[in-house]
Context: one part of a larger RNA
RNA sequence: GAGCGAACGCUAGCGGCGCGCCUAACACAUGCAAGUCGUACGUGAAAGCGGGGCAACUCGCGAGUAAAGUGGCGCACGGGUGAGUAACGCGUGGGUAAUCUACCUUCAAGCUCGGAAUAACCAGCCGAAAGGUUGGCUAAUACCGGAUAAGACCACGGGAUACAUUCUUGCGGUUAAAGGCGGGCAGCAAUGUCUGUCACUUGGAGAUGAGCCCGCGUCCCAUCAGCUAGUUGGUGAGGUAACGGCUCACCAAGGCAAAGACGGGUAGCUGGUCUGAGAGGACGAUCAGCCACACUGGCACUGGAACACGGGCCAGACUCCUACGGGAGGCAGCAGUGGGGAAUUUUGCGCAAUGGGCGAAAGCCUGACGCAGCGACGCCGCGUGAGGGAAGAAGGUUCUCGGAUCGUAAACCUCUGUCGGGGGGGAAGAAACUUCAGGGUGCUAAUACCAUCCUGGAUUGACGGUACCCCCUAAGGAAGCAUCGGCUAACUACGUGCCAGCAGCCGCGGUAAUACGUAGGAUGCAAGCGUUGCUC
Numbered sequence: 001g002a003g004c005g006a007a008c009g010c011u012a013g014c015g016g017c018g019c020g021c022c023u024a025a026c027a028c029a030u031g032c033a034a035g036u037c038g039u040a041c042g043u044g045a046a047a048g049c050g051g052g053g054c055a056a057c058u059c060g061c062g063a064g065u066a067a068a069g070u071g072g073c074g075c076a077c078g079g080g081u082g083a084g085u086a087a088c089g090c091g092u093g094g095g096u097a098a099u100c101u102a103c104c105u106u107c108a109a110g111c112u113c114g115g116a117a118u119a120a121c122c123a124g125c126c127g128a129a130a131g132g133u134u135g136g137c138u139a140a141u142a143c144c145g146g147a148u149a150a151g152a153c154c155a156c157g158g159g160a161u162a163c164a165u166u167c168u169u170g171c172g173g174u175u176a177a178a179g180g181c182g183g184g185c186a187g188c189a190a191u192g193u194c195u196g197u198c199a200c201u202u203g204g205a206g207a208u209g210a211g212c213c214c215g216c217g218u219c220c221c222a223u224c225a226g227c228u229a230g231u232u233g234g235u236g237a238g239g240u241a242a243c244g245g246c247u248c249a250c251c252a253a254g255g256c257a258a259a260g261a262c263g264g265g266u267a268g269c270u271g272g273u274c275u276g277a278g279a280g281g282a283c284g285a286u287c288a289g290c291c292a293c294a295c296u297g298g299c300a301c302u303g304g305a306a307c308a309c310g311g312g313c314c315a316g317a318c319u320c321c322u323a324c325g326g327g328a329g330g331c332a333g334c335a336g337u338g339g340g341g342a343a344u345u346u347u348g349c350g351c352a353a354u355g356g357g358c359g360a361a362a363g364c365c366u367g368a369c370g371c372a373g374c375g376a377c378g379c380c381g382c383g384u385g386a387g388g389g390a391a392g393a394a395g396g397u398u399c400u401c402g403g404a405u406c407g408u409a410a411a412c413c414u415c416u417g418u419c420g421g422g423g424g425g426g427a428a429g430a431a432a433c434u435u436c437a438g439g440g441u442g443c444u445a446a447u448a449c450c451a452u453c454c455u456g457g458a459u460u461g462a463c464g465g466u467a468c469c470c471c472c473u474a475a476g477g478a479a480g481c482a483u484c485g486g487c488u489a490a491c492u493a494c495g496u497g498c499c500a501g502c503a504g505c506c507g508c509g510g511u512a513a514u515a516c517g518u519a520g521g522a523u524g525c526a527a528g529c530g531u532u533g534c535u536c
Stems, first nucleotide, its partner, number of pairs: 001536004006532005013382006019375002021340001026338003030335003035073003040070002043067001048061005080293003089218008099210002104206007112146004121136006151175004156170005179198008219265003226256003231253008268290004272283004295316005318329004346372001348371003354368001355366004385415004395406004419477001420473006429463001432460001434458009480525005485506003491520005501508002
């Protein structure tokens, strides 16, 4: 000199864009943060209104609504944190002939016949509660069996080959499925049939995502020098989507290490950020990629994927409820509280946009996100007025008492109107989405239905009556902070008297202190200025 997620002191007008627990991965009251689908399925209220009845009660609407349940998809994304980790964790470059991939795209083939249950519900029982148990009824795109098997997988045989294995052909075996909602026609009806669409099953390819392996790179200590029994390798087996001591049995006795093994300390890594002419050094907030974690430790279940933040089980610590028998909980999600600390915000608004989940859709959910609030925490912009105005008022300071200086500064005159304040108008963000009408095209037997495209109309804005524009107002409401001995730009007076004090270094102060304190003046920055801390 530059920089900062800063803090502290004094001060403070406005706006835009960013940023905001660096400490206790300390403990958490309360609310919200993951649901959705009735076009998979069976059930199914109540309040209220109306009718009947003397009343008890009953009927209709409410309503096949609310709601719970079965089932499907999602809950592995998104969001948080940095504890652990010196490691294939990360970065970079390769490999997987050692692998998987729900939803999506595309291609091919299929979607048949049956069956037995169970929740919800009803009844009984246990319990303070959380919850549990027994019996009975019922449905499905839930579950099970049979059929079909192009394809896929397995075994066997043949062929080709680089003889490990791979490819290929034949035969045999194994393995699927689910319907829903529309439209047309026939039929009294049950139903049949044609068709559309969304689903369903199997396989190939793609896309995306992921697992695993390897080369190289990745902090300090040698006052850590030896470490190692699943240890190193082999055979066989198990296990996995998959290679592998990943696990196990047996066999061998290996493997690593001064090019630093092992041990200890510290630490998430990177793109990057800061500094610097560079080389380098330091750092890893915000944003983005990867990893790890979710009260602590362990474990598996479900699933395409987890060993799963707002899922489960066990153990532990802690908190809460209890009828003392037993139960409930996990903010390192968004707000918020206590505590710690020098120190870090609102228990706000909205799904209008973007993105995500579910749904055929309408739509629902979304503390992701979009916004607003608080904070000079940072960067940037603007303002606090402009022109004229004296041989120079008053006043302050100083003085050699002549003067000098604050100083064109003020007053005064002429203007302007940014910002602020008041009034009026008032967006873009919605070319999206949804819906209605008309038309084209496709499908089809079809002018139905459905899909898609075009045109036109209508709806939807949290921010927000915000940005912006116009009018009014009046110089009116808007300047401080540090420094002035040298380094280092800026000097006098008084007070003090080695006292009180200053100080980054040198050093000032003991009676004329440009160095302390105050005043006048000056210098430097300016809505900031200084101090402290940290980095180069």